Model confidence (mean pLDDT): 83 of 100. A computed fold for a 121-nucleotide RNA from Paenibacillus cremeus, annotated as Guanidine-I riboswitch aptamer. The sequence was found by an Rfam model in a public genome assembly. Its Rfam family is "Guanidine-I riboswitch aptamer". Rfam's curators write: This family represents a conserved RNA structure found upstream of the ykkC and yxkD genes in Bacillus subtilis and related genes in other bacteria. The function of this family is unclear although it has been suggested that it may function to switch on efflux pumps and detoxification systems in response to harmful environmental molecules.
RNA sequence: CAAGAUGUCAUCUAGGGUUCCGUAGCCUGUUUGCCCACAAUUGCAGCUGGCUAGCUGGUCCAAGAGUUGACACACGGUGACGCGAGCGCCGUGCACACGGAGGGAUAAAAACCCGGGAGGA
Numbered sequence: 001c002a003a004g005a006u007g008u009c010a011u012c013u014a015g016g017g018u019u020c021c022g023u024a025g026c027c028u029g030u031u032u033g034c035c036c037a038c039a040a041u042u043g044c045a046g047c048u049g050g051c052u053a054g055c056u057g058g059u060c061c062a063a064g065a066g067u068u069g070a071c072a073c074a075c076g077g078u079g080a081c082g083c084g085a086g087c088g089c090c091g092u093g094c095a096c097a098c099g100g101a102g103g104g105a106u107a108a109a110a111a112c113c114c115g116g117g118a119g120g121a
Stems, first nucleotide, its partner, number of pairs: 007071004012066001015061002020058002022055001023053005029047002032045003073093007096116001098119001102114003
């Protein structure tokens, strides 16, 4: 200097916003209820619909450098008369890892994707 490899999937979390649910506020309608001797108005509660708010949450998204597990792969052992290939079972391994700005998707945002990038050691 060049090439190859460091895998895939799922669970969960840090984190994330606002589609939907919920919550809160406001508005609207109401042959519902309460208060009243009766009735009406007003008010309060319930119910229908709408708007606003990320608001503890549910749904949802979510880590290369976070968790857990399974599979795959590598090496070793072992099984079947024996060799070989293949298969099963068991064991071990599966390391290391500072990181912008900017852009992208989705309803929207993010440690998601661009990206083990640029850059740095």